Context: one part of a larger RNA
RNA sequence: CUGGGCGUAAAGGGUGCGUAGGCGGUCGGGUAAGUCUGAUGUGAAAGCUCGGAGCUUAACUCCGAAAUGGCAUUAGAAACUAUCCGGCUUGAGGGAUGGAGAGGGGACUGGAACUCUCGGUGUAGCAGUGAAAUGCGUAGAUAUCGAGAGGAACAUCAGUGGCGAAGGCGAGUCCCUGGACAUUUCCUGACGCUGAGGCACGAAAGCUAGGGGAGCAAACAGGAUUAGAUACCCUGGUAGUCCUAGCCCUAAACGGUGCACGUUUGCUGUGAGAGGAAUCGACCCCUUUCGUGGCGAAGCUAACGCGUUAAACGUGCCGCCUGGGGAGUACGGUCGCAAGAUUAAAACUC
Repeated sequence: CUGGGCGUAAAGGGUGCGUAGGCGGUCGGGUAAGUCUGAUGUGAAAGCUCGGAGCUUAACUCCGAAAUGGCAUUAGAAACUAUCCGGCUUGAGGGAUGGAGAGGGGACUGGAACUCUCGGUGUAGCAGUGAAAUGCGUAGAUAUCGAGAGGAACAUCAGUGGCGAAGGCGAGUCCCUGGACAUUUCCUGACGCUGAGGCACGAAAGCUAGGGGAGCAAACAGGAUUAGAUACCCUGGUAGUCCUAGCCCUAAACGGUGCACGUUUGCUGUGAGAGGAAUCGACCCCUUUCGUGGCGAAGCUAACGCGUUAAACGUGCCGCCUGGGGAGUACGGUCGCAAGAUUAAAACUC
């Protein structure tokens, strides 16, 4: 390089936007770069292959033919690709109308619970466990009533329900703001798909500075358990968890399944619409679009299973894999305050 693959065997980039590049709807016309046909020239000789000839044969030698990736020039063809010109509306985008949603950001507000403080009542226990002890309590705890302070999270609704590219998003109101969907078929007229680099976002933990700190809780201390117990259990408890600004950039970042488009029997639930029939009206019912689940035709698969939300049948583009260990390590580079991240071997060994 050809080839084979990537749900679970090695293998889909964490996610998006997008540069170069690759690929690209339909009709007509022009050109002729790719493409196809013919001609000419060249493609040294020897060798190889085929036919013949000569040494007694063969090896060997000689003659002839053929072959030669191709290259150049020239004459033509115009289906496909390309390119130029002119159209089209199905792809794509826009407009109008409309409803749904924990989509994002900011401000303000609320109730339950919890802890603490103060006051009242009240007295000897409370807490905890398998059982205990450490711990708290006569300086009045636990319990209960009232008042106040504080921080964090938002029960029920809640649903294989919704929204978001992913990470993720859940009390309420207001302001700012993104996207998707349905109906209409009014406008533009291929404006598209993918996307190496690049840029942006990216749970938790961690880091820097300043706040905040109720509960929980790495580390740590004590009590138990145990042969031991640097654990599991218990009593405490600091970082942290929260906010603001800035870093870090990793996850079983999972549907372990890249994105886009087209084609291919169905049944059933659910969310958001539109239309129809019926009705006083709504629901129910029928059709249809988008989303989200279950089961399953054909087909696929090593099997498990997947099955119009494909892992079926096809096309385009990107990423990745090539025996196990060594190793996602060393060295070097880039990034980072650091922790480390990213890129990424070899010796050796089975």
The part of an RNA shown here (small-subunit ribosomal RNA, central domain) has 350 nucleotides and comes from a metagenome. Its mean pLDDT, the model's own confidence on a scale to 100, is 89. The RNAcentral record of the full RNA draws on SILVA.